FMN riboswitch aptamer (RFN element), 112 nucleotides, folded computationally.
The model forms 100% of the base pairs in the Rfam consensus.
RNA sequence: UUCAAGUUUCAGGGUCAGGUGAAAUUCCUUACUGGAGGUAAAGUCCUCGAGCGCAAGCCGAACCGGUGAGAUUCCGGUACCAACGGUAUAGUCCGGAUGAAAGAAACAACUA
Numbered sequence: 001u002u003c004a005a006g007u008u009u010c011a012g013g014g015u016c017a018g019g020u021g022a023a024a025u026u027c028c029u030u031a032c033u034g035g036a037g038g039u040a041a042a043g044u045c046c047u048c049g050a051g052c053g054c055a056a057g058c059c060g061a062a063c064c065g066g067u068g069a070g071a072u073u074c075c076g077g078u079a080c081c082a083a084c085g086g087u088a089u090a091g092u093c094c095g096g097a098u099g100a101a102a103g104a105a106a107c108a109a110c111u112a
Base pairs, nucleotide, nucleotide: 001112006107007106008105009104010103017029018028019027031092032091033082034081035048036047037046038045043080044079051058052057062078063077064076065075066074084095085094086093
């Protein structure tokens, strides 16, 4: 270093401020957040996890310009998306969840 089979640990962030109202971190104005692998660095490309479903299966969102050999990933601009249950209508509060998990790291031993 490789092959096969293990153990352990880790593994999701976010409504400042204001308005209306009897009541809203849920509405309105605004603010803020972005799992994992791949690829020129990605919430919006591909794949996976998560979520929903008895199961088959289903499952969100980006464009324009610039640089460059190469970017739907960088830079500039303007947009958009975000499960279920609860509650004044929730990506951000509470709950299932001290859960599960893509995956990451470490460790031990075996074969070549």